[in-house]
Context: one part of a larger RNA
RNA sequence: UUGGGCGUAAAGACCUCGUAGGCGGUUUGGUAAGUCAGCGGUGAAAGUUCGGAGCUCAACUCCGAAAGUGCCGUUGAUACUGCCAUGACUUGAGUCCGGUAGGGGAGUGUGGAAUUCCUGGUGUAGCGGUGAAAUGCGCAGAUAUCAGGAGGAACACCAGUGGCGAAGGCGGCACUCUGGGCCGUGACUGACGCUGAGGAGGGAAAGCUAGGGGAGCAAACAGGAUUAGAUACCCUGGUAGUCCUAGCCGUAAACGAUGGGCACUAGGUGUGGGGAGGGAACUGCCUCUCUCCGUGCCGAAGCUAACGCAUUAAGUGCCCCGCCUGGGGAGUACGGCCGCAAGGCUAAAACUC
Numbered sequence: 001u002u003g004g005g006c007g008u009a010a011a012g013a014c015c016u017c018g019u020a021g022g023c024g025g026u027u028u029g030g031u032a033a034g035u036c037a038g039c040g041g042u043g044a045a046a047g048u049u050c051g052g053a054g055c056u057c058a059a060c061u062c063c064g065a066a067a068g069u070g071c072c073g074u075u076g077a078u079a080c081u082g083c084c085a086u087g088a089c090u091u092g093a094g095u096c097c098g099g100u101a102g103g104g105g106a107g108u109g110u111g112g113a114a115u116u117c118c119u120g121g122u123g124u125a126g127c128g129g130u131g132a133a134a135u136g137c138g139c140a141g142a143u144a145u146c147a148g149g150a151g152g153a154a155c156a157c158c159a160g161u162g163g164c165g166a167a168g169g170c171g172g173c174a175c176u177c178u179g180g181g182c183c184g185u186g187a188c189u190g191a192c193g194c195u196g197a198g199g200a201g202g203g204a205a206a207g208c209u210a211g212g213g214g215a216g217c218a219a220a221c222a223g224g225a226u227u228a229g230a231u232a233c234c235c236u237g238g239u240a241g242u243c244c245u246a247g248c249c250g251u252a253a254a255c256g257a258u259g260g261g262c263a264c265u266a267g268g269u270g271u272g273g274g275g276a277g278g279g280a281a282c283u284g285c286c287u288c289u290c291u292c293c294g295u296g297c298c299g300a301a302g303c304u305a306a307c308g309c310a311u312u313a314a315g316u317g318c319c320c321c322g323c324c325u326g327g328g329g330a331g332u333a334c335g336g337c338c339g340c341a342a343g344g345c346u347a348a349a350a351c352u353c
Stems, first nucleotide, its partner, number of pairs: 003325004007307002012321001014202004021195003025089003028085004033081002035077008048066007092192001093189004097184004104178007111155001116150007126137002163170002207248006216242002221237004259320006267298013302309002326353003335346004
């Protein structure tokens, strides 16, 4: 390489957009490049296969035939693929219109509870903490309690097996700006589609740069315990950080450990968002049926090494991309690219089992 694979054995890129490329709906006419058929040419010799012959046999050698799956030319075929049409179509895709749910995103403002601190009142000897203690705080008046004030961060209940988002992720309330989805009915465009090597953008936490901010929490650090020791687990403190603005970093068990798209293949039962119809009611509440989209559970066939998956497939097929090829060495070295750095991306070999 071929083959076989990628939920858990090695293997789906963190996510999306998109260039080249690959693949691509129904139909008409043309063309005849791919494709198919006939004929002709060529396909050296040796070699190969078959038949025969010569060395005593064989190896070997010689003669004849075939094959040589190919290439070229020519004459045709036109189902499929391609190409041409200043062809056609509407079911794929999209646009318009009418509704609708939502912690989707950005910014501004604002609210209450709680912690801490400050001031004042009441009040007196403890508080705090643990398995038990001690460090710590407290007669310079703590803890507790009441009133007032300051400041930062996070939003109890609602809350859901629930919603939204491509992923990361998103939750008090209000306003402004703004993206996407779903449903319904017709109208419109007329294949405008799918995927996507490179590329571009987004991307938790931690970390970095500059300037702010700092209540609580808390790496590092200090002390107290525990212990044989205790650079830990427990306790008392506590700085970066956690927060904001601007800019980097670009990783993760970035997980459904399951790439994207389309089609097909039993059901049952919840739940979220629409639509249609019926019952009841006489408005909006309840209930039943059908239908589209999402999100769970249980299960047939089938699949699977098993576990399990099962219309949200890991079933049955097609298209495109990424990735794997024994363990260690190693996601390392070297080189290159990126980064302020930390480091990231790409990525071996010797050796060894």
Molecule: small-subunit ribosomal RNA, central domain
Organism: uncultured bacterium